[in-house]
Annotation
RNAcentral holds the sequence, with entries from ENA. This is a predicted structure of a 352-nucleotide RNA (Bacterial RNase P class A) from Candidatus Saccharibacteria bacterium 32-50-10. The source organism's lineage runs through Bacteria, Bacteria candidate phyla and Candidatus Saccharimonadota. It matches the Rfam family "Bacterial RNase P class A". Rfam classes the family as a ribozyme. A source record names the gene rnpB.
RNA sequence: GCAGUAUGUUGAGUAAUCGCCUGCCUCUUGUAGGCAGGAGGAAAGUCCGGGCAGCACAGGAUACGACAGUUGCUAACGGCAACCGGGGGUGACCCUAGGGAAAGUGCCACAGAAACGAUACCGCCACUAUGCGUCGAAAGGCGCGCAGGGGUAAGGGUGAAAGGAGUGAGGUAAGAGCUCACAGUCGACCAUGGUGACAUGGGAGAGAGGUAAACCCUGUCGGCUGCAAGGGAUUGACGCAUUAAGAGCGAUCCGUUCGCGUCGGUCAAUAUCCGCUUGAACUAUGCAGCAAUGUAUAGUCUAGAUAGAUGAUUACUCUCGACAGAACCCGGCUUACAGACUUACUGCCAAU
Numbered sequence: 001g002c003a004g005u006a007u008g009u010u011g012a013g014u015a016a017u018c019g020c021c022u023g024c025c026u027c028u029u030g031u032a033g034g035c036a037g038g039a040g041g042a043a044a045g046u047c048c049g050g051g052c053a054g055c056a057c058a059g060g061a062u063a064c065g066a067c068a069g070u071u072g073c074u075a076a077c078g079g080c081a082a083c084c085g086g087g088g089g090u091g092a093c094c095c096u097a098g099g100g101a102a103a104g105u106g107c108c109a110c111a112g113a114a115a116c117g118a119u120a121c122c123g124c125c126a127c128u129a130u131g132c133g134u135c136g137a138a139a140g141g142c143g144c145g146c147a148g149g150g151g152u153a154a155g156g157g158u159g160a161a162a163g164g165a166g167u168g169a170g171g172u173a174a175g176a177g178c179u180c181a182c183a184g185u186c187g188a189c190c191a192u193g194g195u196g197a198c199a200u201g202g203g204a205g206a207g208a209g210g211u212a213a214a215c216c217c218u219g220u221c222g223g224c225u226g227c228a229a230g231g232g233a234u235u236g237a238c239g240c241a242u243u244a245a246g247a248g249c250g251a252u253c254c255g256u257u258c259g260c261g262u263c264g265g266u267c268a269a270u271a272u273c274c275g276c277u278u279g280a281a282c283u284a285u286g287c288a289g290c291a292a293u294g295u296a297u298a299g300u301c302u303a304g305a306u307a308g309a310u311g312a313u314u315a316c317u318c319u320c321g322a323c324a325g326a327a328c329c330c331g332g333c334u335u336a337c338a339g340a341c342u343u344a345c346u347g348c349c350a351a352u
Base pairs, nucleotide, nucleotide: 001348002347003346004345005344006343008341009340010339012317013316014315015314016313017312018311020038021037022036023035024034025033026032027030040323044334045333047332048331049330050329051328052226053225054224055223059254060253061252062251064222065221066220067219068218069083070082071081072080073079084098085096086095087094088093099217100216104215105214106211107210108209116164121156122155123152124151125150127148128147130145131144132143133142134141135140166182167181168180169179170178185206186205189202190201191200192199193198230274231273232272235264236263237262238261239260240259246258247257248256249255281300282299283298284297285296286295287294288293318321
């Protein structure tokens, strides 16, 4: 210099004027004035987890659902970190739904004889019966063919996959792990190293198709409803019930809890106040840890609306500006995103 990998940051700027929401202050108590603050990295999808709230401080069983290497982190997780195994790349690095197919069931299109209780289309083999040719005096031999019931699973052919261990030798009528040797696969177990997944070495033994993002089995986890949750202001009288009936716990059962209805008053309602933003918070630094993360100290307060504020205009500058708008809160995941930049690292080329 070129090409690349990973990570993080940013998301036009300055000034003036006019508005909107919230909080505080002032006095002339007014829809007044002043001061301060006012969207995001994803505020989004609402997918996962938790807080909070109600139902019972959420209990048992079944069903249903989610997840699945190991160790750790965390409030928790299906998230994250590091590592292990597998795959890809020259490399930095990237991808990985990664328990069990030796419990059972199902499925394996087309083609093919057969798709998993094996089977037999071509081929190979002997046997039985038989035709023709040929040799022979005859018995019979040899060659070619046809039929039958058998043997075989090496070879051919089909297929994504063919019974599931290759080569050589033996063996046989022909053959075959049928037997043997060597090589390969799986592998109880043993040794060493590691917290562990696992790695390295040895190895009794074994012949077991694939599929669990098919049912299923094993293990772990999950009660339901969501801030329109829920609470306050908010009470009186009458009737019915009291071993019952009804209602709640919203898959079902068990179990368990609760009295129910009517009328009236109260601004009686799509109203008001609370919940509502101080929180697993943020910023800086130190320490522990490879990291996720934890911890200590100091500092900061940083939207809170409820028809729903966060905007508009003007001027100047530039590289002319992407995706996009809070609604109870937080941790993740996923998706969208013009452009600009940081840091670390890799490969190639060149120079020193």